Predicted 3D model of a 75-nucleotide RNA (transfer RNA) from a Planctomycetaceae bacterium. Taxonomically the source falls in Planctomycetaceae (Bacteria, Planctomycetota, Planctomycetia, Planctomycetales). The prediction has a mean pLDDT of 80. It matches the Rfam family "tRNA".

[in-house]
RNA sequence: GGCUCCGUAGCCAAGUGGCUAAGGCAGCGGAUUGCAAAUCCGCCAUCGUCGGUUCGACUCCGACCGGAGCCUCCA
Numbered sequence: 001g002g003c004u005c006c007g008u009a010g011c012c013a014a015g016u017g018g019c020u021a022a023g024g025c026a027g028c029g030g031a032u033u034g035c036a037a038a039u040c041c042g043c044c045a046u047c048g049u050c051g052g053u054u055c056g057a058c059u060c061c062g063a064c065c066g067g068a069g070c071c072u073c074c075a
Stems, first nucleotide, its partner, number of pairs: 001071007010025003018055001027043005048064005
């Protein structure tokens, strides 16, 4: 330098054009308990950034930013 894949909550992770973006862990609030632990209920996301396409974008396209892998070149 080229190619491929990935970026969604504090962490992991599903969703891949259409009312309100699953789930687990953590955190916070509550129930329960003599106090806790465990258990149960509730809350917590402008989807890496900026543009574009579309009636409509987390989803498609482009350019950047970051990460992983492969190939090539130099040494």